Predicted 3D model of a 142-nucleotide RNA (c-di-AMP riboswitch aptamer (ydaO/yuaA leader)) from Planosporangium mesophilum.
RNA sequence: GGAGCGGACCCGCCGAGUCGCGUUCAACGAGCCGGGGACCCAUCGCAAGUCCUGGGGUGAAUCCGUGGGCCAUGGCCUGCGGUAGGGCACCUUUCGCGCCCGAAUCCGUCAGCUAACCCGGUAGGCGGCAGCGUAAGGAGAU
Numbered sequence: 001g002g003a004g005c006g007g008a009c010c011c012g013c014c015g016a017g018u019c020g021c022g023u024u025c026a027a028c029g030a031g032c033c034g035g036g037g038a039c040c041c042a043u044c045g046c047a048a049g050u051c052c053u054g055g056g057g058u059g060a061a062u063c064c065g066u067g068g069g070c071c072a073u074g075g076c077c078u079g080c081g082g083u084a085g086g087g088c089a090c091c092u093u094u095c096g097c098g099c100c101c102g103a104a105u106c107c108g109u110c111a112g113c114u115a116a117c118c119c120g121g122u123a124g125g126c127g128g129c130a131g132c133g134u135a136a137g138g139a140g141a142u
Stems, first nucleotide, its partner, number of pairs: 010128005018030003031122006041112001054110001055107004063082008085101004090138004095133003
């Protein structure tokens, strides 16, 4: 002097998952996100009861094809290829090429929409120019 790895700080990205009076945690407040919940509307069409099949929510994360294993034959686990959908660095939007994700979990037989009202969440993961080009608008800097 160079390279690799790790840590702290700082700067950012995905996401509702941020902010605070003087720090941390809890609590609380604000912001943000989600759920439950009338009329009307939608749906249903004799009503009620029982049984079976369940059904629904958060999230982009669904669906299809195919191989293998287990099995109490009801299903369960798993590999591969696609796919609805989502993400790619100041913000929003258009187009083109390219890349990545396409998980997980909760309620417990119950939920259409939904004013008032009620309830809950505010986890985590990752990067150090992290795709590039294109058009318009905005923000910001000079």
The coordinates come from a structure-prediction model, not an experiment, and the mean pLDDT is 76. It was read from a public genome assembly, where an Rfam model found it.